[in-house]
RNA sequence: CAAGAGAUCCAGGUGAUCGCGGGCGGACUUGAUCCGCACGAGGAAAGUCCGAACUCCAUCGAGCACGCCGCCGGCUAACGGCCGGGCGCAGUAAUGCGCGGAGCAGGGCCACAGAAACAGACUGCCUAAAGACCUGUCAGGGUCUGGCGGCGAGGGUGAAAAGGUGAGGUAAGAGCUCACCGGCGGCACGGUAACGUGUCCGGCCAGGCAACCCCCGGCGGGAGCAAGGUCAAGCAGCGAGCGGCGAUCGUCGCAAGACGAUCGCACAGCGGCGGCUCGUCGCCAGACUCGCGGGUAGACUGCUUGAGCUGUUGAGCAAUCAACGGCCUAGAGAAAUGAUCGCCACCCGAUUACGAUCGGGCACAGAAUUCGGCUUAUCGAUCUCUUGAGCG
Numbered sequence: 001c002a003a004g005a006g007a008u009c010c011a012g013g014u015g016a017u018c019g020c021g022g023g024c025g026g027a028c029u030u031g032a033u034c035c036g037c038a039c040g041a042g043g044a045a046a047g048u049c050c051g052a053a054c055u056c057c058a059u060c061g062a063g064c065a066c067g068c069c070g071c072c073g074g075c076u077a078a079c080g081g082c083c084g085g086g087c088g089c090a091g092u093a094a095u096g097c098g099c100g101g102a103g104c105a106g107g108g109c110c111a112c113a114g115a116a117a118c119a120g121a122c123u124g125c126c127u128a129a130a131g132a133c134c135u136g137u138c139a140g141g142g143u144c145u146g147g148c149g150g151c152g153a154g155g156g157u158g159a160a161a162a163g164g165u166g167a168g169g170u171a172a173g174a175g176c177u178c179a180c181c182g183g184c185g186g187c188a189c190g191g192u193a194a195c196g197u198g199u200c201c202g203g204c205c206a207g208g209c210a211a212c213c214c215c216c217g218g219c220g221g222g223a224g225c226a227a228g229g230u231c232a233a234g235c236a237g238c239g240a241g242c243g244g245c246g247a248u249c250g251u252c253g254c255a256a257g258a259c260g261a262u263c264g265c266a267c268a269g270c271g272g273c274g275g276c277u278c279g280u281c282g283c284c285a286g287a288c289u290c291g292c293g294g295g296u297a298g299a300c301u302g303c304u305u306g307a308g309c310u311g312u313u314g315a316g317c318a319a320u321c322a323a324c325g326g327c328c329u330a331g332a333g334a335a336a337u338g339a340u341c342g343c344c345a346c347c348c349g350a351u352u353a354c355g356a357u358c359g360g361g362c363a364c365a366g367a368a369u370u371c372g373g374c375u376u377a378u379c380g381a382u383c384u385c386u387u388g389a390g391c392g
Stems, first nucleotide, its partner, number of pairs: 001388009012344007020040002023037005028031001042364001046375002049373005054224004066220005071085005086099005100215002106213002108209003122155002124151003127147001130145006163181006182205002184202003187198004228301004237292005242286001243267001244265009269283005308327008346361006
C1' cells in the first nucleotide's frame, strides 16, 4: 500500500425553562388537586422467520399420515443458533461459500442440439464365422456374397456420450490384456467421528437431478397475555316480598265466594312546596324492594427478580460452564419517555486577517408477558488479529 476476519463505544454532551408517564412521600379545600423526590426505550425495541418459558384446551401408550431438519464432534433449556473439525468449490493467501443417500431399494425426469441422455447407429470401421466360385504341391491362397452380423474406437451434437495416456492385441475394435495415472471397493494404520494415509489387494470402471417422488436418521399435539385467574355495576332471567275500596270482563262454583286480567279512587303510605301543623299538588303493583346463579362493562391480577446485568478467579483451542462478590434497570390504559434557548463536540459548505466567523446537517427507528437466536434498516468513531506485495 492492497486485502481478509472480528471486537468495542456512541446513537451527541451539558446548563436553564416548560412539559409527559407510572411510583413513593407530604399538604390540605380529599381532588381527574397541589408540592417534593428519584426513575422512565433499542442495538436493532422492527420483521414475527426459527427455538423456548409460562397459561389454557386435548391427551394411557404406540403407530400411520403430515410437516420440518440433515457432513462429524461439542455447547445450549431448546433451536433451522453458536463453537471446533472434515470434505468439495473459489481465491496467490488470509478467508469465503456449500454439505445425508443416485455404489446396488424402487419409480420418474434430463430443455435445445443430437442417431442415442443409458440406449441406440447419423457419419463411420470390419468381413473373422458361414456360403459360392477360382486356384492349388490334399497345407493353404484369392475373389465375391454374407446376417435385424460384429464394433463403439474416429468424426459430429451437447452442460453431460459409459475412466485417461501409451503399448500389446484384433477382421475391425473394446480394460480384451499390460504399465502408469484417476475413481470405487477391500485390507492395514491414524483419528471419538466426519475423514485421512498406503510402496498393499481386486480390472470392479459405476452419467446428472433427491429444492420430483422416495429411502435412512432425528424432532414435532393445538392455541396464544385479546393466554389464564379473582371480584363484579347495568340490562335480561329466576325466586320471595309489599295495605284498602270500587267497576267491568273471564274461569271455577248451586250459592257465598275464590283466582286472573283491565280500569279507576286516593282512606292509609311516600314525595314536593326551606323546617313544623294545616292545606294543596304529584305518585300510588312498580323503570318497586330484597335475594340467587351465570356473567358483560369495569376493576384487580398475570406483570416484571430474570435460562437477569456486572466484576474477579478458575476449566476449556473455542462456543460455553463453574465458584465468589456486587447491582435492581419502564411495566401503564392505544399507551409517557418530549419541546425551546444558550454553550461545547462531530460532519459538510462558504469566507478568512489562519486566530476564527457565518450558514446548514446530526441516521434507522421506537417497549406492550418474558427470554435465546437469525434476518433486515441505519449515524459516527476506535481498536485488535491475519494475509499478500514493495521498501528499509